[in-house]
RNA sequence: AAUGAAUAUAAAAACUGACCUCAUAUAAAUUUGAGAAUAGGGCUCAAAAGUUUCUACCCGUUACCGUAAAUAAUGGACUAUGAGGGAAGAUGAAGCAUGA
Repeated sequence: AAUGAAUAUAAAAACUGACCUCAUAUAAAUUUGAGAAUAGGGCUCAAAAGUUUCUACCCGUUACCGUAAAUAAUGGACUAUGAGGGAAGAUGAAGCAUGA
């Protein structure tokens, strides 16, 4: 001096997990087959269907149905993709909502 490796520091760029908000998708729709319950009930299984879309396609409440075979309204998610947001704590003020 060159090359390689390790460690540290600095700079730049890019990306990512979790959470929250928003947008798009989907209406947590719809159409069937078979079976089941019956006012203390209103479901189960399967198929199709909807999304430039993987997955999901249910739960509560209320109404309604006078015992039949049929539900309706309403509130509530997850999933996919994209965008945005946030260190933690204390005190005070104003507005709004809810409860007493």